RNA sequence: CUCUUAUCGAGAGCGGCGGAGGGAAUAGGCCCUGUGAAGCCCGGCAACCUGCAAACAUUUUGUUUGAAAAGGUGCUAAAUCCUACAGAUCAUGGAUCUGGAAGAUAAGAG
Numbered sequence: 001c002u003c004u005u006a007u008c009g010a011g012a013g014c015g016g017c018g019g020a021g022g023g024a025a026u027a028g029g030c031c032c033u034g035u036g037a038a039g040c041c042c043g044g045c046a047a048c049c050u051g052c053a054a055a056c057a058u059u060u061u062g063u064u065u066g067a068a069a070a071g072g073u074g075c076u077a078a079a080u081c082c083u084a085c086a087g088a089u090c091a092u093g094g095a096u097c098u099g100g101a102a103g104a105u106a107a108g109a110g
Base pairs, nucleotide, nucleotide: 001110002109003108004107005106006105007104008103013042015041016040017039021032022031023030026084027083028082029081043076044075045074048072049071050070052066053065054064055063056062057061080102085099086098087097088096089095090094
C1' cells in the first nucleotide's frame, strides 16, 4: 500500500509543557480556537485483540457470556460535525429516511 471481516448519535480533565492554528482529503456549509489551536506528557474513557472466569460443543480447539483493566492498540468538541452519489416519502424552499462511496479504528491475509 491492497484485500477481507466487524464497529462508527454511547463514553472520557476548568491538569502541565507548548505556542497558531484546527475540525482526514477536494468543494460547499457550519463550527472550535490568546477565556489559548496543533503537537507532547500526565490523567481519563472504551473493550477490538491477548490474557482471566463460566457454560456449551469438542480432536489439539472452537463458540457464547461475563468481569477486570495486566499486556498490544485505539479514543478523549459537535453523528465519522453536516452535505456531495443513488433511491423512497413529504413536497417544490427544501426536509426526513434508507443504501452506497470515501474515511477512521481493530483483527487477519498478501